Background: The RNA shown here (transfer RNA) has 73 nucleotides and comes from a Thermoplasmatota archaeon. Its mean pLDDT, the model's own confidence on a scale to 100, is 80. Its Rfam family is "tRNA". The family's RNA type in Rfam is transfer RNA. Gene Ontology term of the family: triplet codon-amino acid adaptor activity. The organism belongs to Thermoplasmatota, within Archaea.
[in-house]
RNA sequence: GCCCCGAUAGUGUAGCGGCCUAUCAUGACGCCCUGUCACGGCGUCGACUGGGGUUCAAAUCCCCAUCGGGGCG
Numbered sequence: 001g002c003c004c005c006g007a008u009a010g011u012g013u014a015g016c017g018g019c020c021u022a023u024c025a026u027g028a029c030g031c032c033c034u035g036u037c038a039c040g041g042c043g044u045c046g047a048c049u050g051g052g053g054u055u056c057a058a059a060u061c062c063c064c065a066u067c068g069g070g071g072c073g
Stems, first nucleotide, its partner, number of pairs: 001072007010026003018056001027045006049065005
C1' cells in the first nucleotide's frame, strides 16, 4: 500500500428496513425477604464510534473517516 471482518449500556451480548421509548446476562441503586450477611424476589438506571447519503421510515442499506482484528505484498 491492497483486500476481508468488526465497532450496540460500566462489561459481555441479541437485534429480518416499520411490530423497537433496542434483547438478555452481569453491574450500580432502591424496596421486599432474613436476627444479620449471603442467596432469592420486585423495580429503577444505563448504549447504537463520528460525519454524510438512500428511504415515508435506518442500529439495520450505501459512502467516507477513526479505531480494533485478520490476510497478502